The prediction has a mean pLDDT of 84.
This is a predicted structure of a 1522-nucleotide RNA (small-subunit ribosomal RNA) from a bacterium.
The sequence is in RNAcentral, with records from SILVA.
RNA sequence: AGGGUUUGAUCCUGGCUCAGAAUGAACGCUGGCGGCGUGGAUUAGGCAUGCAAGUCGAACGCGAACGUCUUCCUUCGGGGAGACAAGUAGAGUGGCGAAAGGGUGAGUAAUGCUUGGAUGACCUGCCCAGGAGUUGGGGACAACAAUCCGAAAGGAUUGCUAAUACCCAAUGGUCCGGCCUGGCUACGGCCAGGUUGGUAAAGGUGCUUCCGCUCCUGGAGGGGUCCAAGUCCUAUCAGCUUGUUGGUGAGGUAACGGCUCACCAAGGCGAUGACGGGUAGCCGGACUGAGAGGUUGGACGGCCACAUCGGAACUGAGACACUGUCCGGACUCCUACGGGAGGCUGCAGUCGAGAAUCUUCCGCAAUGGGCGAAAGCCUGACGGAGCGACGCCGCGUGCAGGAUGAAGGCCCUCGGGUCGUAAACUGCUGUCACAUGUUAAGAAAGGUACAGGUCUACCUGUGCUCUGACGAAGGCAUGAGAGGAAGUCACGGCUAACUUCGUGCCAGCAGCCGCGGUAAGACGAAGGUGGCGAGCGUUAUUCGGAUUUACUGGGCAUAAAGCGCGCGUAGGCGGCUCGGUAAGUCGGAGGUGAAAGCCCACAGCUCAACUGUGGAAUUGCCCCCGAUACUGUCGAGCUUGAGUGCAGGAGGGGUGACCGGAACUCCAGGUGUAGCGGUGAAAUGCGUAGAUAUCUGGAGGAACACCAGAGGCGAAGGCGGGUCACUGGACUGCAACUGACGCUGAGGUGCGAAAGCUAGGGGAGCGAACAGGAUUAGAUACCCUGGUAGUCCUAGCUGUAAACGAUGGGUACUGGGCAAUGGUCGUCCGAUGCGAUCGUUGUCGAAGCUAAUGUGCUAAGUACCCCGCCUGGGGAGUACGGCCGCAAGGCUGAAACUCAAAGGAAUUGACGGGGGCUCACACAAGCGGUGGAGUAUGUGGUUUAAUUCGAAGCAACGCGCAGAACCUUACCAGGGUUUGAAAUGCACGGAUUAGCUUCCUGAAAGGGAAGUGACGCCUUUUGGUGGAACGUGCACAGGUGUUGCAUGGCUGUCGUCAGCUCGUGUCGUGAGAUGUCGGGUUAAGUCCCUGAACGAGCGAAACCCUUGCCGCUAGUUGCCAGCGCGUCAUGGCGGGGACUCUAGCGGGACUGCCGUUGUCAAAACGGAGGAAGGUGGGGAUGACGUCAAGUCAUCAUGGCCUUUAUGUCCUGGGCUACACACGUGCCACAAUGGUCGGGACAGAGCGAAGCGAACCUGCGAAGGUAAGCAAAUCGCCCAAACCCGAUCCCAGUUCGGAUUGGAGGCUGCAAUUCGCCUCCAUGAAGCCGGAAUCGCUAGUAAUCGCGGAUCAGCUACGCCGCGGUGAAUAUGUUCCUGAGCCUUGUACACACCGCCCGUCAAGCCACGAAAGCUGGGAGUACCCGAAGUCGUGUACCCAACCGCAAGGAGGGAAGCGCCGACGGUAAGCUCAGUGAUUGGGACUAAGUCGUAACAAGGUAGCCGUAGGGGAACCUGCGGCUG
Repeated sequence: AGGGUUUGAUCCUGGCUCAGAAUGAACGCUGGCGGCGUGGAUUAGGCAUGCAAGUCGAACGCGAACGUCUUCCUUCGGGGAGACAAGUAGAGUGGCGAAAGGGUGAGUAAUGCUUGGAUGACCUGCCCAGGAGUUGGGGACAACAAUCCGAAAGGAUUGCUAAUACCCAAUGGUCCGGCCUGGCUACGGCCAGGUUGGUAAAGGUGCUUCCGCUCCUGGAGGGGUCCAAGUCCUAUCAGCUUGUUGGUGAGGUAACGGCUCACCAAGGCGAUGACGGGUAGCCGGACUGAGAGGUUGGACGGCCACAUCGGAACUGAGACACUGUCCGGACUCCUACGGGAGGCUGCAGUCGAGAAUCUUCCGCAAUGGGCGAAAGCCUGACGGAGCGACGCCGCGUGCAGGAUGAAGGCCCUCGGGUCGUAAACUGCUGUCACAUGUUAAGAAAGGUACAGGUCUACCUGUGCUCUGACGAAGGCAUGAGAGGAAGUCACGGCUAACUUCGUGCCAGCAGCCGCGGUAAGACGAAGGUGGCGAGCGUUAUUCGGAUUUACUGGGCAUAAAGCGCGCGUAGGCGGCUCGGUAAGUCGGAGGUGAAAGCCCACAGCUCAACUGUGGAAUUGCCCCCGAUACUGUCGAGCUUGAGUGCAGGAGGGGUGACCGGAACUCCAGGUGUAGCGGUGAAAUGCGUAGAUAUCUGGAGGAACACCAGAGGCGAAGGCGGGUCACUGGACUGCAACUGACGCUGAGGUGCGAAAGCUAGGGGAGCGAACAGGAUUAGAUACCCUGGUAGUCCUAGCUGUAAACGAUGGGUACUGGGCAAUGGUCGUCCGAUGCGAUCGUUGUCGAAGCUAAUGUGCUAAGUACCCCGCCUGGGGAGUACGGCCGCAAGGCUGAAACUCAAAGGAAUUGACGGGGGCUCACACAAGCGGUGGAGUAUGUGGUUUAAUUCGAAGCAACGCGCAGAACCUUACCAGGGUUUGAAAUGCACGGAUUAGCUUCCUGAAAGGGAAGUGACGCCUUUUGGUGGAACGUGCACAGGUGUUGCAUGGCUGUCGUCAGCUCGUGUCGUGAGAUGUCGGGUUAAGUCCCUGAACGAGCGAAACCCUUGCCGCUAGUUGCCAGCGCGUCAUGGCGGGGACUCUAGCGGGACUGCCGUUGUCAAAACGGAGGAAGGUGGGGAUGACGUCAAGUCAUCAUGGCCUUUAUGUCCUGGGCUACACACGUGCCACAAUGGUCGGGACAGAGCGAAGCGAACCUGCGAAGGUAAGCAAAUCGCCCAAACCCGAUCCCAGUUCGGAUUGGAGGCUGCAAUUCGCCUCCAUGAAGCCGGAAUCGCUAGUAAUCGCGGAUCAGCUACGCCGCGGUGAAUAUGUUCCUGAGCCUUGUACACACCGCCCGUCAAGCCACGAAAGCUGGGAGUACCCGAAGUCGUGUACCCAACCGCAAGGAGGGAAGCGCCGACGGUAAGCUCAGUGAUUGGGACUAAGUCGUAACAAGGUAGCCGUAGGGGAACCUGCGGCUG
């Protein structure tokens, strides 16, 4: 500090997601030790048991027992008395404490908390300081005893008694109250004085100077109350409030106060968010972060609140009281049924719920607290231990050497590599744990003795003595022995780490992108590697990254985002000068900001965590002093902002009234006749009852041609004939007036196109709906004929639009050019022109800005002020609620759920029923075919034991196959065989094997048998040994099995189309562009010119082959002109090289020459010459790439599969099947022909297991015999169409030849399935072929024959070649198809065979509505009214005082009254759950219907509105250009 993810790629916007840190955690796997921390976050749910608050005899009165001893009595069982026990235990009176400590976070959004103030409005036990005092009396009540009630808890009556309990009196002040006086003040105070009234006390101990007690003053510490500021979400909560706000008086309180009450007034709060709803204890701090912030409040500390739920008071210094009281409710327990008891949110522990949170431990030794004079007692506070890897920190699981790189695992190209110095092995060490021994801090106090001091008791010192729960598994020492101690997650990218096997869109993974459909580094396993390590991962949550709520630090033309436009309230902001003030602001000082924590330094535990000490910090608040530039505020001025005035001109600005012409429709009439109208074409419609057309007259309504202009006006919507009236605004000039009067503007209010609504008019044209006609598969549309609302007017409503410049308003500043428009000025005046200036409207563009497009003084630049709005897409501008509306609907405006994108601009392609240019047998113009028949052949389909396999639009289908009877052959049936038919290696074996011959069996393969019989070396000629072979066995072979979507190679196709790229430079943020575009030209990216390009490469062309002309050379097997020989005849022969020809080398053609056109170009056109002319014809040659095109069956090859079979051998069958369908051919349908007879002319090939002459036989296929020829020599080999003659006479024929019968021939081991040929006979369909479709532009089409490969033969009519004869047509590029270049649009990029919308159907999910039903919450009104305070309480009761007494004072009780919890009733509010049914929505590989959108998307699209329709949608009106 960033990364991944939208795209083919790019830049941007924007969301999602990851890496980090953290936690009171939980879960999975694993787990050695220690230290320090930490641990019920959920049910503030219920609780068994034990403990958690007592203490004081130095406040007081009582006062045992067990036991022991003594003594007496005895029925010997025991009993009585006394002493000790013991003034002990115990209960009680009294005092202090129990309001602390400890727990929890339910409630609480302010009666709370935090910070800072106030208290002149207050209280304070214990403690400290000071002053004064402590006198004299009195009457009770517990305990106790007796009696009684009750199951118990508990209670009643009578009697006795003490006190530091209670009461009375006295005295007293700086105390309290009344009255009076003076001073100060912050005004309920303080100080001083006078007078009058009132109020105290307790004692304890053997003694004491001790401890207490009372009053007062002050302090410390603690508390109460008040104020200011801060303190979550929600406006889909906007109004709230009657003790409410204030006053007077009273009551009450420690104290102020509506705190309470009576009366009076009608206030108080609220957009700076009242009231309501939701959530929540607050803070110091904690986590995170660079910070600002965000989140959080567990542990520790401060404050608050609560104590089973609700209410209440009592006591007290303090409580409305966690382990007190009373009442009510729920719950639990006891009960004798009459009544009672209880409260773990104290420490442990238990149940429950939960993902989840510990021991019913030890001790008061330390620290602290209560009581006490003290010893001491109590203390689940606390100190410790235990449990849990829950967290942080530390330590260990060994160290060194050790290569044959062992074994084993894994991988492998089989060579090796790796785990890996890792192990073994050798040497060593001894941390931790273990064993044994030994030993500490934490201890100070206290007691006691002595000494000193300010000396009895207090303090200090010294000696002695006493106190440890835990520490203690610690420290130290010794011992033994590597011995007891490693896991977990990951390894596709982000992100460090890779291979094999298994699996086969399955199983599974996944944080995001995404993996998995047979070669998965992504699943599972293994090996290896990486990370961390007693832990490692996962999940959850917070912050970060996220500048993704932007204060620091974002945006709004097109990405989400400017209100449709004005006016204006609050608010915010505001010109120049001077003065005052000092609120903001700045400086300095003080107080506070608790401690802990964070940070720094030092120190203590061996280190660290942890802890201690000190410092810093605590950015804040308050107060004081000072400064005065700026802001505020107060005062005084100014004129430049703003406004007013005066003078002008411009304008579809607005409202109303009146007027006008053209057109249209209708009505009436005239002329006139058969059509009109309408469309792509038609039809519906109108018309002989006279239309359309035309003329005249009349009526009506709406809109205003030309002018007219990116021109004018208006805030926007919007405004267009003319005249008049009324009226708003802007502009220019002058510089007279006011003197900051300004800008913006939340709410508010007004205006606001079209459509729509209400009422009343009006209604010509147009025209939703509707009707009809067409179109169509359908056509609820587009087109046509009609046509109602509406469009128009008046009055009202609605309040929305792509209400757009998709750009809020204001002010200032910042280069220019060219225009338009309204003024003014200058140039002496007028016109014109020029110049200047102010306003308005455009356009091109500098800088700048922008993601880019673009914008650019009319900013989207540079700044300031104010308002509105945005925060991923969908759900959705929907639902619910509220407000508005007559309605339609508008405004405000969510969530669940779901996706990883949605989007902007630009780029390259591809595509378009976009455009331009240009090609091609692409069309057109022609010629001939196919499609119909028969047949051949291939394919599909079907069939079959098998009909082997592949090829599939063009670019599969006479294709692989240039030869299926066996073989081929891969298929099927059957029969054999298993190291194999063929290859290589190793081991062993035996014989002589191998080879040859013969026989048996068998369909063959195969099996079996007999005979004969080789080779090298050594050698004693017996033998040994070896190679090959054979047999056995082991490695392995083999596979036309699979995958062409794992591949190589080869091939097809676009396409012989003219394209495809690179280097450098330049432009652009970038993808990319430029070059390669443009103007010409070409067959061509061919060439020329221009140009930020300059060059280059692969293609094109050329080079190569062939053919066309000529020359040279050569002259056999070819040729024969001349010479000669010979023949019936033939280059047959001698000879010749002239010619033809052959085959080698050259020449020739280059737009070279001329003319015209053209940019002085390239080039084109015409011409000359030439055999050939603009590439002369043909061929070979195929750029970057596309189609996962084809081929694993040519071959090669990875993986997989098979191994007595998917290998291999053999026989037979099949590939030749046949209802059908298609492709490609052949032959025909005839007279341009058939048949017969005669006659003429090629080229290129092939030939030895071959071509085969001649001769003979056969009608013929062919046979016999046989010359020549390895071929310019011999043969195949008579070319045919053609020419001449004859015949046929238009017919299913003398056309046509299929089919079938018969007889033959040939090849071959073998022609039945299943060959070819011949002859005789037979003589089918077919008379030129529907829709549709193919080839061809010249030696071409058409037509004619010839040859070759394969091959024994041949189903060849195929294929590849060869020559003969030899046309027609092209005006041209509108259209069809394909292609190239430029351009345009795009929502396509798997690229239009694209993308994509809506209904319907199915599944699943969440949500809304809904008759209702259920539950919760907060209130309101009324009823009831416990406890209790307060009030009342003369009739009941009573010790203290008064009184001789009666009685009084005073106290108490019952009763009553106000208030009052729980409970009840009633009507509502609100929240949640549920609900038959219903509504839309999201999602879900391959459902249905259509085709709405993206291209002009085939009717341009979209917005608002209205109507209509299965659906997307269609149509009307107005608007926008996206």